Model confidence (mean pLDDT): 85 of 100. This is a predicted structure of a 1503-nucleotide RNA (small-subunit ribosomal RNA) from a metagenome. The sequence is in RNAcentral, with records from SILVA. Rfam family: Bacterial small subunit ribosomal RNA. Gene Ontology terms of the family: structural constituent of ribosome and ribosome.
[in-house]
């Protein structure tokens, strides 16, 4: 502190996605030890069991039991057991009493509220126990539990009689001081508060227990009262904080206050009567929705976000809902009562229960522990105390849930062991790792020892305190007290000896190979892998990270400046409201004076501990813990400052306005008037066609159209002037002329004195178009109709037409309402044009300044770019609006408006990894420019019809081998399939093999030959012994067999794994670099412009200068000519011999052409025309040569070769078939159809080539095909070899022919072991289709096209084909409008797999979520009614009644009990919201491929 991911690359905007950190977690894997925390988050579901609150005999009477004293019976000799009575002392059980049970422990349903923080305040209050001071503490008196005894009951329990006790209860007396009501006096802002005076009322357990004492009474301690205070604790009120939602905008009747009263410890509508008529709300009431609040916790630099487990403060609740009662102190978690569900018991009457305390169970869940020890320690309750109870609390168990520590061993050891694993077979690599030496002992294991946390209370003995003490303070002494725990720790023994895994390894992101698989399986966090060579799946082998944990999932913060305060934005990317007025609300000129609200500084209180920081300390470290600082950034008070903002006064004039003058203008309302032109209606004149189309139709017209000319009607709209003019806030606004009106502008003064700028909600305008009522209706014109086009054509195109368009009057209220740019003010270089107004100057209508518009360009500046740029997208203030990934979707639903279309104001579910902007480089276009090609035209001649010949397809076959498939396959691979080739089929053999190369043996190789079989082969026979080195003996190369293994082998796959080679675009004129520049970059420039070429050829200009690979030259050949050389060539020597070497050839070397010369045109350039010379002119013809790249273009069967696969077979070898098959289609050729011709006869004229297994002369024989023969030739000599078309006669005479030759027949030849399938050739005979070829199509520009013939390669033999050679030898081309390639420049681009592209919507089919729906069912809230349990509270004299008064009677209080009143469950009926479901229906999303169109990207083919 980033980073992947939109594109062919960029750069921006934006989303999604990771890496970090946590966790009360949970899954999966694993698992050694220990400390320290932590552990029902879910059903506030439901609980069986045990425990969690008692305690006090020193407050009280009783019972039981032990123990003793004494006293008496019984028994016994007795000792002594027993029993009863009195008294003492101990346990003990229940009840009475008294204190506690309101702590202390859970949970978080509730609640949005003074609940909780935080500061305040109670003059508005209480406070058992405690604790300081003061005062008291007399005298009486009836009860009633327990206990007995009777009744009821199953039980749980209850009644009734009779008896007793108190620190229970009751009554009087006492009142220092309290309360209450009057009266002074002082405070205070007050309600009041303090402090006096005089009166009524109210208080006690004379207990317990201890000491001394014969008592009486003294005294201690524990209690008890009263009052004033402490302190602790709780109440009560205030101010400020701190969720969402406005698709929730009006709530409020006890509502807001007031007088009075009641009630409370206390104020208070808390609660009642009465009066009044208020009280809260956009700074968000009331409604919903979710939620304990905090102290902190987690992350975050920080701000800020998210959460509130442990631990700690408050709060609420205790099965659900009401109430209340004791009590200081509860409306009470283990406490009444009622009522509600539930669950249990029952004898069916009727009764019990409440774990959200601790363990525990079951349920629900992804998921949370033991039905444990102790009261030794802390702390609590009771008590004088001992000491009791304490699931509070210390411990310990169980869970790797977390954090922290430790450990699995250390050193040394290379033969780099074996074994994996990969391999280019060399190796590498696991790997010092291991084995093997030496060594150490952490922790577990074992064996001994063993802690600290314990001081105390109580007792003993002193001292001080006192008058004195058993009190209270202290000193001392002896003891006792440990759950954990024989634990922590210490020692010792023994031995490496018991102890490592997860996950990943394409990129982010550290880390790589091999095998399986084959878009299968399967993986993914986001991009994406996997269709047979997957570092991305699965397995190994390496490797990388972390480790007793290591991954995955889930949440929360970071990253995300991605809600932006810090720290965004808004022309085109989301995003400026359509426009304007103005309200609350934000902000505000300048100079002074005052105050201090805000705003700065001291100080003081608080801001609980804990945490969090930091200094030290304890546990061996650490995590834990302890002490102490410091922070807790805030709150409240008081003291200062006064620039700034505020507020308050008093002023000023820049800011805003007012008046006055001039002037401009489709500004906006009404009223009137004008012409032009279509339409129309009457008549005229006058005849056949109009209109309309890309071309027709329909339509109009002989019933007189259309055309013309005259006067008419009627409605709408306003050419020319006119313009990036001009007005208007925006929508808008155009003839003249009036009449009202609005605003803006310039220019000189005056006058007012900050009025001021923006504006949530309001309010008003607001283009078409569409409503309503009424009018108008010429042109036009949805809808409709008809005519065409068209596969269709509900569409363009035409011919008609209806709303509407126009006029009033009310709606409606939306636009690409756009400058896609909110309004306002200040500032910051300029030029240039225009429109208004001023002012100076000119001879001017001419120039200059100055203002207010409106428009081009451009400087800094911004901006992602494009681009804005004083009219800002700059620099900056003020204030509204709006935006936060695409899609769903501006769309349900709810609201408001509208008559109605519909508008507004607006989600969510689910779905993607993108969607967007700018700008680039190609590519493309039914955009443009310019330019070239046998590319079209101009001409020749073909193909397509015919036979046949080849080659492809198809169909066939056992097999038709295999590849080539648009141009760029198809007479192509294949320059020769009868066997063989051959790769294919059938059958019949071989299995280290036809062929290499090791090994071991054994033989020479090798000739000769019978049987046997279609052949390969099978299987015998005779022969024969060589060469090298040695004397010999052996041994060596070679070559033959045998045997076994490693191998051979394969034209089996895969050209989409590859080399090499080739095809094509194209011989096209292009392709690129290096510096340098501009650009943020992808890129541009250069290479673009203007000439010019066959050219990126060259010249000029130029932020470019410069190379490189093409291009051209260079090479070969042709074409003129010179030189030199000549046999086998050549001949002027008459032939031959011989000579010669001029010529013709032949091969060797030169020369020649370079736009050099001349005009001319051009820019004076490059160059182009034209001309001269010249054998040849402008590249002279021709060939070789083929840039970057393109087509995953072609071959693995030419060869090489990765991986795969076959190994008695996919490999070898042999015969025989097949490749040559045939309704058919299709390239390519050959022959023709004829007379420019055919058939005869004569009789000329090449060039290149081949030849020894060869060409083969002569001469003979055969019609021939060819046989025969043998001379000559290794070839400028000899052969092959007679060139053919032309030429010179004859014939045919336009006919299926004296054309054509195909099929057949029959007879030969040749070649070769073999021509049956299936060869060429000869004769003789036969004589088919064809009469010049629909649609389309191809090749050629000059020695070419056309025709003539010749020659090689391949080959035993087969050439209509390919490669070549030369005879004869044309026509055309005006031209670049189309057609086709291609080339440069520019424009569009939603394309980049590049137009064979991209992409829209119905439709059908699967699937998801939603939204309507007759409803239905449930939550949860109202409203009105009924009802009314327990409780309180008011009334009441029905029953009862101890205390107190009264002699009595009876009253006074009090207890039931009746009744009101509130009120819980509960019911009825409406209503409001939510949530589930619903036939059927609506539209959306996503899917792999389907139907039907082609809407939209190019001028997308109607922009």
């Nucleotide at each position: 502190a980033g980073a992947g991911u939109u594109u062919g690359a960029u750069u921006c905007u934006g989303g999604c996605u990771c890496a970090g950190a946590a966790c009360g977690a949970a899954c999966g894997g694993u698992g050694g030890c220990g400390g320290c925390g932590u552990g029902g988050a879910u059903a506030a579901g439901a609980c069986a069991u045990g425990c969690a609150a008692g305690u006090c005999g020193a407050g009280c009477g009783g019972g039981a039991u032990u123990u003793u004293a004494c006293g008496g019976g019984u028994a016994g000799c007795a000792a002594u057991a027993u029993u009863c009575g009195u008294g003492g002392a101990g346990u003990u059980c229940a009840g009475c009493g008294g204190c506690g049970c309101a702590a202390g422990g859970g949970u978080g349903c509730g609640u949005a509220a003074c609940a909780c923080g935080u500061g305040g305040g109670c003059a508005a209050u209480c406070u058992g126990c405690c604790u300081g001071g003061g005062g008291g503490a007399g005298c009486g008196g009836g009860a009633u539990a327990g206990c007995u005894c009777g009744g009821c009951g199953a039980a749980a329990g209850u009644c009734g009689a009779a008896u007793u006790a108190a620190u229970a209860c009751c009554g009087c007396a006492u009142a220092a001081g309290a309360c209450u009501a009057c009266u002074g006096g002082a405070a205070g802002c007050a309600u009041u508060u303090c402090u006096g005076g005089a009166a009524u009322g109210u208080c006690a357990a004379a207990g317990g227990u201890g000491g001394c004492g014969c008592a009486a009474g003294c005294u201690g301690c524990c209690g008890c009262u009263c009052c004033c205070g402490g302190a602790u604790g709780a109440g009560c009120c205030c101010g400020c904080g701190g969720c969402c939602u406005a698709u929730c905008a009006g709530c409020u009747a006890g509502u807001u206050g007031g007088c009075g009263g009641g009630g409370u410890a206390a104020c208070g509508g808390c609660c009642c009567a009465c009066c009044a008529a208020g009280g809260c709300g956009a700074u968000g009431a009331c409604g919903g929705g979710u939620a304990g609040c905090u102290g902190g916790u987690c992350u975050g630099a920080g701000a800020g976000g998210a959460c509130g487990a442990c631990c700690a403060g408050c709060c609420a609740c205790a099965c659900u809902g009401g109430a209340a009662c004791u009590g200081a102190g509860a409306c009470a978690c283990g406490g009444u009562c009622c009522a509600g569900a539930c669950a249990c018991c029952u004898a069916c009457g009727g009764g019990u229960g409440g774990c959200a305390g601790c363990a525990g169970u079951c349920g629900a869940g992804a998921a949370u522990u033991u039905u444990u020890c102790u009261c030794a320690a802390u702390g609590g309750g009771c008590g004088c105390a001992a000491g009791c109870c304490u699931g509070a609390a210390g411990g310990a168990g169980c869970g790797a849930c977390g954090c922290c520590g430790c450990g699995u061993g250390g050193a040394g050891g290379a033969u780099g062991a074996a074994g994996g694993u990969c391999u280019u077979c060399g190796g590498a690599u696991u790997g010092u790792a291991a084995a093997c030496u030496c060594c150490u002992g952490u922790c577990a294991u074992u064996u001994g020892g063993g802690a600290a946390c314990a001081a105390a209370u109580a007792c003993c003995u002193g001292a001080u305190u006192u008058a004195a003490c058993u009190g209270a303070u202290u000193a001392g002494g002896a003891a006792c007290u440990g759950a954990u725990a024989g634990u922590a720790c210490c020692a010792g023994a023994a031995g490496a000896g018991g102890a490592a895994g997860a996950g990943a390894c394409g990129g982010c992101u550290a880390a790589c190979u091999c095998u399986g698989u084959g878009c299968c399986a399967g993986c993914a966090g986001c991009c994406g892998c996997g269709g047979u060579a997957a570092u991305a799946c699965a397995g190994a082998g390496g490797u990388c990270u972390c480790a007793a944990c290591c991954g995955u999932u889930g949440u929360u913060c970071g990253g995300a400046u991605u809600c932006a305060u810090u720290g965004g934005g808004c022309g085109u990317a989301a995003a400026g409201g359509g426009u304007g007025c103005g309200u609350a609300g934000g902000c505000g000129g300048u100079c002074g004076c005052g105050c201090a609200a805000g705003u700065c500084g001291g100080a003081u209180g608080u801001g609980a501990a804990a945490u969090c920081u930091u200094a030290g300390g304890g546990c061996u470290c650490a995590a834990c813990c302890c002490u102490g600082a410091a922070a807790c950034u805030g709150c409240a008070u008081u003291c200062g400052a006064u620039a700034c903002u505020g507020c308050g006064u008093g002023g000023c004039u820049c800011g805003a306005g007012u008046a006055c003058u001039g002037g401009a203008g489709a500004g906006g309302a009404g009223a009137c008037u004008g012409g032009a032109a279509u339409u129309u209606a009457c008549g005229g004149u006058g005849u056949a066609g109009c209109a309309g189309u890309g071309a027709a139709a329909u339509g109009c017209g002989u019933a007189g159209a259309g055309a013309u000319g005259u006067g008419g009607a009627g409605g709408a709209a306003c050419a020319c002037c006119g313009a990036u003019g001009g007005c208007g806030a925006a929508g808008g606004c155009a003839g003249c002329c009036c009449c009202c009106u609005g605003g803006g502008c310039c220019a000189a003064u005056a006058c007012u004195g900050a009025c001021g700028c923006u504006c949530a909600u309001g309010c008003a305008c607001g283009a078409a178009a569409g409503c309503g009522u009424g009018g108008g209706g010429a042109g036009c014109a949805a809808a409709c109709a008809g005519g065409a086009u068209u596969a269709g054509a509900u569409a363009c195109c035409c011919u008609g037409g209806u709303a509407g368009u126009c006029c009033a009057c009310g709606c409606c209220c939306u636009a690409a309402a756009c400058g896609a740019u909110g309004u306002c003010a200040a500032c910051u270089g300029g030029u240039u044009g225009u429109c208004g107004g001023g002012c100076c100057u000119u001879c001017a209508u001419u120039g200059g300044c100055u203002u207010g518009g409106u428009a081009a360009c451009g400087u800094a500046g911004c901006u992602a770019a494009c681009g804005c740029g004083u009219g800002a997208a700059g620099u900056u203030g003020a204030c509204c609006g709006c935006c936060u990934g695409g899609g769903g979707a501006g769309u349900a639903c709810g609201g408001u408006c509208g008559c109605a279309a519909g508008a507004u104001u607006a989600a969510a579910a689910c779905u993607c990894a993108a969607a967007g902007g700018a700008a680039u480089u190609g590519g493309c276009g039914g955009g443009g420019a310019c330019c070239c090609g046998c590319a079209c035209a101009a001409g020749c001649g073909g193909u397509g019809g015919a036979u046949g010949a080849u080659g492809u397809g198809g169909a066939u076959u056992a097999a038709u081998u295999c590849g080539a498939u648009g141009c760029a396959a198809c007479g192509c691979g294949a320059a020769a399939a009868a066997c063989c080739u051959u790769a294919c089929c059938u059958a019949c053999c071989c299995u280290u093999g036809a062929c290499a190369u090791g090994u071991a043996c054994g033989g020479a190789a090798c000739c000769c030959u019978g049987c046997u079989g279609a052949g390969a082969g099978g299987u015998g026979g005779g022969g024969g012994u060589g060469c090298c080195c040695g004397a010999a003996a052996g041994g060596g190369a070679g070559c033959c067999g045998u045997a076994a293994c490693a191998c051979a082998g394969g034209u089996g796959c895969u050209g989409c794994a590859u080399g090499g080679c080739u095809g094509u675009c194209g011989u096209c004129a292009g392709c690129u670099c290096g510096u340098g520049u501009c650009g943020u970059g992808a890129g541009a420039u250069g290479u673009u412009g203007g000439g010019u070429u066959a050219a990126g050829u060259c010249c000029c200009g130029c932020a470019a200068c410069g190379a490189g690979c093409g291009c051209a030259a260079c090479c070969c050949u042709u074409g003129u000519c010179c030189c030199u050389g000549g046999u086998u060539g050549c001949u002027a020597c008459g032939c031959a011999a011989g000579a010669g070497c001029a010529c013709u050839c032949c091969a060797g070397g030169g020369a020649g052409a370079c736009u050099g010369c001349c005009g001319g045109u051009g820019a004076c350039a490059a160059a182009c025309c034209g001309g001269a010379g010249g054998a040849a002119g402008g590249u002279g013809g021709g060939g070789a040569u083929g840039a970057c790249g393109u087509c995953a273009a072609g071959u693995c069967c030419u060869c090489a070769u990765g991986g795969c696969c076959c190994u008695u077979a996919u490999g070898g070898g042999u015969a025989g078939g097949g490749c040559u098959u045939c309704a058919c289609a299709c390239g390519u050729c050959a022959u023709a159809c004829a007379a420019u011709g055919g058939u005869c006869g004569g009789a000329a004229c090449a060039g290149a080539g081949g030849g020894u297994u060869g060409c083969c002369a002569a001469g003979c024989c055969g019609c021939g095909a060819g046989g025969u023969g043998g001379a000559g030739c290794c070839a400028a000599u000899c052969c092959c070899a007679g060139a053919a078309a032309a030429c010179c006669g004859a014939u045919c005479g336009u006919a299926g022919u004296c054309c054509g030759g195909a099929u057949c027949g029959c007879a030969g030849u040749c070649u070769g072991c073999a021509a049956c399938u299936c060869g060429a050739c000869u004769g003789c005979g036969u004589g088919a289709a064809g009469c010049u070829g629909g649609a389309a199509u191809c090749g050629c520009u000059a020695g070419u096209a056309a025709u003539c013939g010749c020659g090689g390669a391949u080959c035993a033999g087969c050439a209509u084909g390919c490669c070549g050679c030369g005879g004869u030898g044309a026509a055309u081309a005006c031209g670049u409008u189309c057609c086709c390639g291609g080339g440069u420049c520019u424009u569009g681009u939603a394309c980049a797999c590049a137009c064979c592209g991209c992409c829209c919507g119905u439709c059908a089919c699967a699937c998801c979520a939603u939204g309507g729906g007759a409803g239905u069912g449930g939550g949860u809230u109202u409203u009105a009614c009924c009802a009314g349990a327990a409780g309180u509270g008011g009334c009441u004299a029905g029953u009862c009644u101890a205390a107190c008064c009264g002699c009595a009677a009876g009253g006074a209080g009090g207890a039931c009990g009746g009744u009101c009143a509130c009120c819980a469950c509960g019911g009825u009926a409406g209503g409001a919201u939510u949530c589930a479901u619903g036939a059927c229906u609506g539209g959306g999303g996503u899917g792999a491929a389907g139907u039907c169109g082609a809407a939209a990207c190019a001028a997308g083919g109607u922009a």